[in-house]
Molecule: c-di-GMP-I-GGC riboswitch aptamer
Organism: Lutispora thermophila DSM 19022
RNA sequence: UAUGAUAAUGGCAAACCUAUCGAAAGGUAGGGACGCAAAGCCACGAGUCUAAGGUGGAAACACUAUGAUAGUCGGGUUGCCAAGA
Numbered sequence: 001u002a003u004g005a006u007a008a009u010g011g012c013a014a015a016c017c018u019a020u021c022g023a024a025a026g027g028u029a030g031g032g033a034c035g036c037a038a039a040g041c042c043a044c045g046a047g048u049c050u051a052a053g054g055u056g057g058a059a060a061c062a063c064u065a066u067g068a069u070a071g072u073c074g075g076g077u078u079g080c081c082a083a084g085a
Base pairs, nucleotide, nucleotide: 003082004081011036012035016031017030018029019028020027021026034071040077041076042075044074045073046072047069048068049067053064054063055062056061
């Protein structure tokens, strides 16, 4: 530098439940573990979700991110361990 064990020290925590914030998607805290070697951090590119507000509409509804997602992929950045190669 690359790689990733049936190793070690530790870490995170899906679904679901409770509380709470939010228009929603979803966030946060506690419980809980499906998994994870960056499942640490950053919305930069793509994707996906939502549609309060806005626009159109007689209405139904449609479109729209300035909202969300880092556990969708890529990118950036920081980092623990070391059996074998």